[in-house]
Context: one part of a larger RNA
Order: sequence, then C1' cells, then structure tokens
RNA sequence: GAACGAACGCUGGCGGCGUGGAUUAGGCAUGCAAGUCGAACGUGAAAGGAGAGCUUCGGUUCUCCGAGUAAAGUGGCAAACGGGUGAGUAACGCGUGAAGAACCUGCCCGGAAGUGGGGGACAACAUCUCUAACGGGGUGCUAAUACCGCAUGUGCAUGCAAGACCGCAUGGUUUUGCAUGUAAAGGUGGCCUCUACUCGUAAGCUAUCGCUUCCGGAUGGCUUUGCGUCCCAUUAGCUUGUUGGUGAGGUAACGGCUCACCAAGGCACCGAUGGGUAGCUGGUCUGAGAGGAUGGUCAGCCACACUGGGACUGAGAUACGGCCCAGACUCCUACGGGAGGCAGCAGUCGAGAGGCUUCCGCAAUGGGGGAAACCCUGACGGAGCGACGCCGCGUGAGGGAUGAAGGCUCUCGGGUCGUAAACCUCUUUCAGGUGGGAAGAAAGGUUCGAAGGUGAACAAUCUCCGAACUGUGACGGUACCACCAGAAGAAGCUCCGGCUAACUCCGUGCCAGCAGCCGCGGUAACACGGGGGGAGCAAGCGUUGUUC
Repeated sequence: GAACGAACGCUGGCGGCGUGGAUUAGGCAUGCAAGUCGAACGUGAAAGGAGAGCUUCGGUUCUCCGAGUAAAGUGGCAAACGGGUGAGUAACGCGUGAAGAACCUGCCCGGAAGUGGGGGACAACAUCUCUAACGGGGUGCUAAUACCGCAUGUGCAUGCAAGACCGCAUGGUUUUGCAUGUAAAGGUGGCCUCUACUCGUAAGCUAUCGCUUCCGGAUGGCUUUGCGUCCCAUUAGCUUGUUGGUGAGGUAACGGCUCACCAAGGCACCGAUGGGUAGCUGGUCUGAGAGGAUGGUCAGCCACACUGGGACUGAGAUACGGCCCAGACUCCUACGGGAGGCAGCAGUCGAGAGGCUUCCGCAAUGGGGGAAACCCUGACGGAGCGACGCCGCGUGAGGGAUGAAGGCUCUCGGGUCGUAAACCUCUUUCAGGUGGGAAGAAAGGUUCGAAGGUGAACAAUCUCCGAACUGUGACGGUACCACCAGAAGAAGCUCCGGCUAACUCCGUGCCAGCAGCCGCGGUAACACGGGGGGAGCAAGCGUUGUUC
C1' cells in the first nucleotide's frame, strides 16, 4: 500500500447492487418448511336453508338442497430432490486423466410383442372391549391399478449340443436346435362399422392415459486406477484377514468384501506406522511475476443430521422434518407408561468484540403430484433491519472588499481566518408534497376455423397452427414522468518533530501525558493539554485484529 463475513471510537443525508452467527456440530417455546391424485378403490357427513307431519309451542320426525362436497381409509407416485451445516475425514475424500470384456438406472425417448381367465383377503365401516395418555385387541362386512395362483411366451434367464465372427489376457458378440423356468391392470371419453340383445346399450368397436416382457438410447449413479493433495523423525519400524492362493458365500458388480483350508507373505528413510491440524475444488486476496495466504457468499463433489449402532421399504437411503435398539437431555403422566430432536425459514436463551424480520407472495423461475383445472412448495421471487462492503449523487452556483464585526496573532504598523460571511442574482439534483403511472405475463380458460394421425365415422380423441373473447403481479401506487415550494432539510473524522502533506500562542514543568519506529516532557515543548491556523480523506474518518 492492498484486502476483510470484521469489531471498537467519534460522526452520519439519499439511492443502487451485494452481503450479514466465523465462537457453543450448545440448548430450544411457537408457527410454517412435502405433498398430491376421486380419470386406481370402497365408504361418506355436518352446519345452514326449504317443504311436510306431530307438538306440552320448548322441540321432534321425514323428504329435498347443501353433496357424492368436507373428512378419514385402501392404493399409486413423490418424500433419496430441493434447503442447512463443516463435526468427522490426510482418504481414491477431493482435483485431473483413464478403465469397467466386472455393473445398476424409477420417471423420459425410440423400437418389438402382449394385456386371457380366476381366487382369497385386509383397512375404512359396524359392534364389543383395554388404556390416564400414546395407542391397541376381539368379532363381522366390503372394493381396487392392493395381494395370490393358472394360461400364453414375442422375448428373456439357466443348462446342453453344434457352429460363425471378433478381441489387449480373463474373454466378447451372435446363429441354430433341445430342455427347464418366467409377465400383466385397469381407468376415462366417444360410437354403432362388426358381434350380442335389436329403440339404445354392452362383456362389441374405437381414442387416450396406463400395465407387462425384451432390445436400444438418454440421464443419473457405482466400482477400479495413474498423478497431485498440510505439519512433526524430539514419531522408525508397522501388519495376522495381515499379503497371496484354492474353494464357497455374498453383492447390481470386481475384490479378504466374508468364511474354511493352504502358503508366509505385505508396507517402510522415494518417510511406512504414530501424533497434530484440516472438508476438497472452481476460485478469492496479495504480488510485476514466481510465489505466499485463504476456501465466507456463488458453483461442483464429499460428509453429517441429539450421540452410538442397525436394518426395513424402494429404481435409488443405510434415509435432516421415516423405523428399531442403547445412551444423554427436555417434556407429559392417573407412576403402570408415553412424547421429542431447528447444522430448514423466522424467532429465543446462552457463551461472545460480533452478524437481521416469529414479514409478503406463489405473480415469475424451478420442483412434486395430477389427463387437466389446480393443489403444495420458508426452494425461489420480493420487501424489512445493519455505513458491513463497493459504486453513484447531494449538502448549492455566479457575483460580492468598506477586505465589516468577531476570533487568533503581532515588532502594535499590521497580518490571518477571508470572497469566507453579510448582501445581490440564479438553479432545484436528492429528501418533502401533489398528480399520472409501468415492463417483468407467457401461459391458462371458452368458442370458432384450417391441416394432419388413429378410426367404419362428418363421432371422439391427440398433435400443431390461427382468430376472437376472457384472464393471472407479491414487489407496488414501487420504478419512472410531470408539477409545487424554497438555499430551503443534509459534514464530519484524523493528523500537523522526522519517516509524512501540514505552525504558531497559552498552560504544564521527567509531572500530567504522548508514542508505529526514532523518540518527546526536568520553565521559552512546532512531539503533552487547549485555542487559532493549516494538511489529508470525506458520509465517512481513525484504531485494533488478520493475510500478502
């Protein structure tokens, strides 16, 4: 000098864009942060209103609307994403390059084939019952795209036999034949061409969304590996599933991953092992660079979710707002037993020098569910608070000498503050007031039209295009624009001995004090304190801390 997630002191007008719990991965009140689908399925209210009957005039019963709505339940998908934190980790964790002929991949895309016919339950519900509660238990009924057999087998898997092609080893791809095993689920809309009854409907046809098997793709993941990745040798030896083999198990998959047996190996001064510290990277800061330091915000990867352990479900988790066990802590209890997990967004206490609102909205972007309308979304978009940072703007402009008054100083002549003020003439940014007022919105819905696909069809549905109407904004009456008034509301902080720009007076008298270094102060202090003057920066200025 530059920089900072800074803090402290004095001061403080406005705006834009950023940024804000670095310490206790300490404890947490409260609310919200993951739901959705009735076009998978069976049930199914109430308040309120209307009418009728009875009435002791209080009410009560029935029907209709409310409404196949709310709600709970079965089932599907999602909940493994998104969001947080950095504790652990010196590791194939990360970065970079390669390998997988050793692998998996829901939803999505392309292709091939199929979707036949049955069965038995369990919730909800009803009823009985245990419990303080949380929660259960018995009996009975019922549906499905829930569950379970059977059929079919394009295919796929396994085994056997015979080939073909290819490869860097193990080997890979593929053809034919045989044997064995192995799938499925329906929903919604429309129609009468075919079939059945013959008006119209359906078990028929059709469109679409699904379901099943297989091949391929895409995306995402998993594994292996070369190289790189802090300090200590005042850490020199470490290792028994250890190193390798055979066989088996296990995994999506290779592998001591696990087990049995066999061998005795494996690593290490090119630093093993041990200890300390630490999430890694793109980047960031500094520096001419080389380098050094650092990893907050944003992005990628990893790890974690009160602490430790474990599996279940699932395409995917060993799962932050799932489950089980143990522990610590907190809360409830009828003492028998239960409930909980903010390192999500706000917020609270604590410790601390120190870091914000218990805000608005799903309008946009994105995500989940749904055929869609739509619903959910503390992701996100915004607003609020903090000079925490960067940037921009303003606090007026021009004229004005009798160099006014006053302050300071003086050699008492003067000098200086100083064109500074007053005064005159202007302007009105920003703040204030009044009025107008966005973009961010494309979608979506309704109707109509044209083309194309399926189709028997001019029905229907899907795709695309067009037109008309309708219609969605949290921010926000914000940005922006116009007008109004009046210089009107808006300057401080540090320094002035040298380094280092800036000098005098008074007070003090090695005192009080200053100080980054050199050093000032003991009676003329440009270095202490105050005044005047000056220098520098400026809504900031200094100090402290840290890095280069």
Source information
The prediction has a mean pLDDT of 83. This is a predicted structure of a 548-nucleotide part of an RNA (small-subunit ribosomal RNA, 5' domain) from a metagenome. The RNAcentral record of the full RNA draws on SILVA.